[in-house]
Context: one part of a larger RNA
């Protein structure tokens, strides 16, 4: 040094577990904000730090209701205390307080800071003082009347928020095997703005000589008809079947009362003992019982009958939602659409790239008719059919999920599942925009090892003790492999 066996070290795979995730279903909710939000800074305890809660009235104050014998939030023990029917604590609802920053709004500002004025009073506090818009009043220039402007009052707005909606703008990579029309795509992205949905919507619509009868969404028609450097590609409609249906023009909305229903704390809730093994019984043995409850979880191993629950039944002083009815208040309008329809030029939307191109929108220029009228039926004309533009409102079927509750999973199980099971958008990196981790498991219970010994008043270890187990000792379940040793045997 090698091989073999045994025993270790290192290491943290594997197995088992789950506090956390992921994806859904069904209901709800779909907003918060000048009555100061979202998000923060700083404080606040017997208390040094962090989290949680709260705000100088500061882990809290008041009231009502529920529960109730224990409580004093967590890491995290202890002390001081509170309470037990004169009711602490906890839960629900309503109220009070609510520093400073932040739309931030008295002015300023390098956010959480600096500096003011006015009024009132209890002299230290309270209230007010931003801008824009609507309305009203008072004022008021050039300029006579006026107007602009100014002041005051009053009402509203402003900011935040995951997706979904509508409107205004609007790429490129890419594909066309290059590339320019085209495509990607009206996508990404930017802006404005709304609602719980939005938008659309009651035919100047389709159809085809038969008829249908607002809009929206789904299936189909159909990858059809078409469009297209007729390339790449793009791509309908009529009709049919469904979901849902509602029509209108003094559209409604709010407040309040009653009734019904539903939510926001809760309450009751059946039935078991034993033998054996074991550290421990829920396992095993023997015999019972309940069940409108054998969903689920916990308890020292696997529990219908031990605990929490579950089926079922039941409950609201207060504060909400919805429906119906009544009352009151507020608002309350066009009367059939003219610089319109149409036309020419230039663009855009329609599946349709100007094409034989109808239809819709409109930047420029023009410009009718008046129901004996007008629009459309894919150039255009006639016939025929059909509808009535140039005003407006409208539920449902449809889209989405930051959020709440309940439930589910041939979803994950710590290199997985969220980036994050753990004090994670943290530590750390970056001037910044931004990037962004690692890290779970002793035991049933800390019973977390008193005391003794070695040692540097070490680290670590050896005894003793606890425990079922300490090769479960906190670097703690299991403990693979690589890698490193010790002992023995053999080989060289």
């Nucleotide at each position: 040094c090698g091989u073999a066996u045994a025993c270790g070290g290192u290491g943290g795979a594997u197995g088992c577990c789950u506090u956390g995730g992921c994806a859904a279903a069904u209901a709800g909710a779909g907003g918060c904000g000048a009555u100061g939000a979202a998000g923060g800074a700083c404080g606040u305890g017997u208390a040094a730090g962090u989290c949680u809660g709260c705000g100088a009235a500061a882990a809290g104050c008041u009231g009502u209701g529920g529960u109730g014998a224990g409580c004093u939030g967590a890491c995290a023990a202890a002390a001081c205390g509170c309470a037990u029917u004169u009711g602490a604590g906890c839960c629900a609802c309503a109220g009070a307080u609510g520093u400073c920053c932040g739309a931030a709004u008295g002015g300023g500002g390098a956010a959480a800071c600096c500096c003011a004025c006015c009024u009132g009073u209890u002299u230290a506090c309270a209230g007010g003082u931003a801008u824009c818009u609507g309305c009203a009043a008072c004022u008021g220039a050039a300029u006579a009347c006026a107007u602009a402007g100014g002041u005051u009052g009053u009402a509203g707005a402003g900011g935040c928020a995951a997706a979904c909606g509508a409107g205004g703008g609007g790429a490129a990579c890419u594909g066309a095997a290059a590339c320019a029309u085209c495509u990607a795509a009206g996508u990404a992205c930017c802006c404005u703005u709304a609602g719980g949905a939005a938008a659309a919507g009651a035919a100047a619509u389709c159809a085809a000589c038969c008829g249908a009868g607002a809009u929206u969404c789904c299936c189909u028609u159909a990858g059809u008809a078409g469009c297209g450097g007729c390339g790449a590609g793009c791509g309908a409609a009529c009709g049919g079947g469904g979901a849902g249906c509602a029509g209108c023009c003094g559209a409604u909305a709010a407040a309040u009362a009653a009734a019904g229903u539903u939510g926001u704390a809760g309450u009751g809730g059946a039935a078991c003992c034993u033998u054996c093994u074991g550290g421990a019984a829920a396992g095993u043995u023997g015999g019972a019982c309940g069940g409108u409850a054998c969903a689920g979880g916990g308890u020292g191993a696997u529990a219908g009958u031990c605990c929490c629950g579950u089926a079922c039944a039941u409950g609201a002083a207060g504060c909400g939602g919805c429906u119906u009815u009544g009352u009151u208040u507020a608002c309350a309008u066009a009367u059939u659409a003219a610089g319109u329809a149409g036309g020419u030029c230039g663009g855009a939307a329609c599946a349709c790239g100007u094409g034989u191109u109808a239809u819709u929108c409109u930047g420029a220029c023009u410009g009718a008719a008046g129901a004996u009228g007008g629009g459309g039926g894919g150039a255009c004309c006639a016939u025929c059919c059909u509808c009535c533009a140039a005003g407006g409102c409208u539920a449902a079927a449809u889209a989405c999920u930051c959020c709440u509750a309940u439930u589910u999973g041939a979803c994950c199980g710590a290199u997985a599942g969220u980036g994050a099971a753990c004090c994670a958008g943290u530590a750390c990196c970056g001037u910044g925009a931004g990037g962004g981790a690692a890290a779970g498991g002793c035991g049933a219970a800390a019973a977390g090892a008193a005391c003794c010994c070695c040692u540097g008043u070490g680290a670590g270890g050896g005894g003793a003790g606890u425990g079922a187990a300490a090769u479960a000792g906190a670097a703690c379940c299991u403990g693979a492999a690589a890698c490193c040793g010790u002992a023995u045997a053999c080989g060289u």

Large-subunit ribosomal RNA, domain I from Alteromonas sp. ISO5, 492 nucleotides, folded computationally. It matches the Rfam family "Bacterial large subunit ribosomal RNA". Its family is annotated with structural constituent of ribosome and ribosome in the Gene Ontology. The coordinates come from a structure-prediction model, not an experiment, and the mean pLDDT is 87. The organism belongs to Alteromonas, within Bacteria.